[in-house]
Parts: sequence; structure tokens; C1' cells
RNA sequence: CACGGAAUCGCAGGAGAGUGAUUUCAGGCCUUGCGCCUGCAAUCCGCCGAAGGAGCAAUCUCCCAUAAACUCUCAGGUCCCAGUACUGCGAUUUUGUC
Repeated sequence: CACGGAAUCGCAGGAGAGUGAUUUCAGGCCUUGCGCCUGCAAUCCGCCGAAGGAGCAAUCUCCCAUAAACUCUCAGGUCCCAGUACUGCGAUUUUGUC
């Protein structure tokens, strides 16, 4: 110098599933009615699976060790926004080979 791995940051892309029901509070509208709409919060039920987390196969005679975009949903999410595994590019750091 080149190639490969890992971590972090930036940019771009990035899915899924009820803006369900009930209730408190706040605001707005006007026909002033425990009417309608919006927002936050709480509870219940359903649902999603790509932050995280957990579990398992093969690999072995056994034990140990070990996965996932699979499975489970503890967490999270379920209008938009935000976020998301993952992909590409750039930068920085680190490590291995020659």
C1' cells in the first nucleotide's frame, strides 16, 4: 500500500399490526345536550414482530459450547411523527493476513 473482520458516527432506503371499547382531565364548536371533535393519561381485549431479551436444530458416542430474518412476546410497537433489524456509501478507531 492492498485485502478481510469488528465497533462508532453521518447520509439514503427501511416493513408489520385497532387512530377498538370505557373513563378522568384540558381545549374547541354550536343545535346548550352526561351532544360532537381533538390531545394526553389509565384500564381491558385483540393484533404485530425488524430495538432489546429468551428458546431450540444440525454439528458429537456423551458432555460442553453454539444460530437465525425461525419460535415466544418479558420489554417494545399498533393514525401521523419518531424509532426499528437489515442494505449501500463515506469517515474514524481497532484487529488479522500478505